[in-house]
RNA sequence: GGGGUUGUAGCUCAGUUGAUAGAGCGCCUGAUUUGCAUUCAGGAGGUCGUGGGUUUGAGUCCCAUCAGCUCCA
Repeated sequence: GGGGUUGUAGCUCAGUUGAUAGAGCGCCUGAUUUGCAUUCAGGAGGUCGUGGGUUUGAGUCCCAUCAGCUCCA
């Protein structure tokens, strides 16, 4: 320098044909216990890497760009 791939909650990851953004773990509150753990109930937490385009409507399609991983030279 060129190709491929990944980017969504604090962490690990889903997200169907383009139509209200989710799960597990973690965190907070309450119940349970002598206490801790476990279990149960509830809750908080999101610029979907960034910018632009297409569309009535974009996490999803297109372009550019940034970062990580990887292959070739």